[in-house]
RNA sequence: GCCUCGGUAGCUCAGCAGGUAGAGCAACUGACUGUUAAUCAGUGGGUCGGAAGUUCGAGUCUUCCCCGAGGCG
Repeated sequence: GCCUCGGUAGCUCAGCAGGUAGAGCAACUGACUGUUAAUCAGUGGGUCGGAAGUUCGAGUCUUCCCCGAGGCG
C1' cells in the first nucleotide's frame, strides 16, 4: 500500500428486502426479608465511530476519513 471482517445502551451482542432502535447482564426504584443476597414488578439510559451523498424516509445503500482484528505484498 491492497483485501476481508468489525465499530449500535455502562458491558456482551441482535437488528436486514431502507419504514418509530432492541435483548441479556449491569444500574436505579418498589415489593418481599430482622438485614443482605436471591426472587418478582417496574424505570431510566443511544446524535447507531465521523463527514458527505442517494431517498419521501438510512443503523441498513454509495464515497471519503478514523479506530480495532485478520490476510496479502
A computed fold for a 73-nucleotide RNA from a Candidatus Pacearchaeota archaeon, annotated as transfer RNA. The source organism's lineage runs through Archaea, Nanobdellati and Candidatus Pacearchaeota. Its Rfam family is "tRNA". Rfam's curators write: Transfer RNA (tRNA) molecules are approximately 80 nucleotides in length. By type it is a transfer RNA.